[in-house]
RNA sequence: GGCCCCAUCGUCUAGUGGCCUAGGACACCAGAUUCUCAUUCUGGGAACUUGGAUUCGAAUUCCAAUGGGGUCA
Numbered sequence: 001g002g003c004c005c006c007a008u009c010g011u012c013u014a015g016u017g018g019c020c021u022a023g024g025a026c027a028c029c030a031g032a033u034u035c036u037c038a039u040u041c042u043g044g045g046a047a048c049u050u051g052g053a054u055u056c057g058a059a060u061u062c063c064a065a066u067g068g069g070g071u072c073a
Base pairs, nucleotide, nucleotide: 001072002071003070004069005068006067007066010026011025012024013023018056028044029043030042031041032040049065050064051063052062053061
C1' cells in the first nucleotide's frame, strides 16, 4: 500500500428503518434489611466514534474520515 471485519453507558452486550426520549447483566451512587460486613430488595445516574448522503422517518442503509483487528505483498 491492496482487500476484509469491527466501533452503542465504566465493562460486556441487545438492536436487522417507525412499537426505542436505545433495553439487559456486572460495576458505581442512594435507601431498606443487618450489631457490622457480605448477601438480598428498591430506586438513580450513565452510551449510539465523526462528517455527509438516502428516506416522511437512520443506532440500523450508502459514502468518506478516524481508531482497532485480520490477511496478502
The RNA shown here (transfer RNA) has 73 nucleotides and comes from a bacterium. It was read from a public genome assembly. Rfam family: tRNA. By type it is a transfer RNA.